Bacterial RNase P class A from a soil metagenome, 329 nucleotides, folded computationally. The model forms 90% of the base pairs in the Rfam consensus.

RNA sequence: AGUCGUGCAGCCGCGGCGGGACAGAAAGCCCGUCGAGGAAAGUCCGGACACCGUAGGGCGAGGGUGGUCGGGAAAUCCGACCCGGGGAAAUCCCGCGGGAAAGUGCCACAGAGACAUACCGCCGAUGGCGCGGCCGCAGCUGAGUCGCGCACAGGCAAGGGUGAAAAGGUGCGGUAAGAGCGCACCGGCGUCCCGGUGACGGGGCGCGUCCAGGCAAACCCCACCCGGUGCAAGGCCAAGCAGGACCGUUUGCAGGCUGCCCGCCAAGGUCCAGGUAGGCCGCUCAGAUGGAUGGCUGUACUCGACAGAAUCCGGCUUACAGACUUGCU
Numbered sequence: 001a002g003u004c005g006u007g008c009a010g011c012c013g014c015g016g017c018g019g020g021a022c023a024g025a026a027a028g029c030c031c032g033u034c035g036a037g038g039a040a041a042g043u044c045c046g047g048a049c050a051c052c053g054u055a056g057g058g059c060g061a062g063g064g065u066g067g068u069c070g071g072g073a074a075a076u077c078c079g080a081c082c083c084g085g086g087g088a089a090a091u092c093c094c095g096c097g098g099g100a101a102a103g104u105g106c107c108a109c110a111g112a113g114a115c116a117u118a119c120c121g122c123c124g125a126u127g128g129c130g131c132g133g134c135c136g137c138a139g140c141u142g143a144g145u146c147g148c149g150c151a152c153a154g155g156c157a158a159g160g161g162u163g164a165a166a167a168g169g170u171g172c173g174g175u176a177a178g179a180g181c182g183c184a185c186c187g188g189c190g191u192c193c194c195g196g197u198g199a200c201g202g203g204g205c206g207c208g209u210c211c212a213g214g215c216a217a218a219c220c221c222c223a224c225c226c227g228g229u230g231c232a233a234g235g236c237c238a239a240g241c242a243g244g245a246c247c248g249u250u251u252g253c254a255g256g257c258u259g260c261c262c263g264c265c266a267a268g269g270u271c272c273a274g275g276u277a278g279g280c281c282g283c284u285c286a287g288a289u290g291g292a293u294g295g296c297u298g299u300a301c302u303c304g305a306c307a308g309a310a311u312c313c314g315g316c317u318u319a320c321a322g323a324c325u326u327g328c329u
Stems, first nucleotide, its partner, number of pairs: 001325004006300007014035007037306001041317002044315005049230004062226005067081005082097001083095004098221002103219002105215003119160002121156003126153002128150007168186006187210001188207008234281004243272005301304001
């Protein structure tokens, strides 16, 4: 890295489908056949599918992705490679791997200073101050000069110290002391050539004004991508109650003195719409919606882990006793 993940036999049972006999249907019976996983899990990505309805174009908001090439419908997917880090090494491990000279912001504690500084320190060439020598002798004064001292002005950033990180590193030269101040090498930047599809690599030349720390999982900038909700999606059929339209015997109510007529209401009848319960589909060569896939016996061994479908598919992640295979260091 890959594969398997109790095997075999018998009996009983469960679910789906098909067939048979009984005149036919259902149930039951008989026969045949099929019946969980590498993760069916988490529901973390991407799709199919469905509905909402337009999300076609531009701009903006919000979110996501971020080395290159290839694969893939796509993906926070896979493979190879590149770069960086780790390792003695591996066909090894890790990378939250665009941009820090577009701008803003932050860099705790410590530390003088976090992009600018001077705490300790080094020097004090130059200037200053002090002391001493010399300018025939002694004293004083002044100028000069030499030496010594101080560390006042000032120079430096090498060393120490702080820190995750301090103006690229090492060495030689140089200097008062130092410093890319000069040089060599390494690193960096630019440019040209060569190799590679590419990320990138190698080499030549130039640059010491080499311009200049880190953080973008801070805002931000760049490029590309993204409508929402998920099978409890959704579709079809459709009791009962309530609703609408029409018809409407008798009875009742109201109007009317009564009767007639009209109107209203109710019972009843016919039809209609939406739609609840419920059913069917979606839903599967496992496949339900009270939800099947199990148990017993025998036998073998290495003595059996994690676990159990619910629309489907591609990934990722997580759990896992043990066994086998092929390689590398």
The coordinates come from a structure-prediction model, not an experiment, and the mean pLDDT is 75.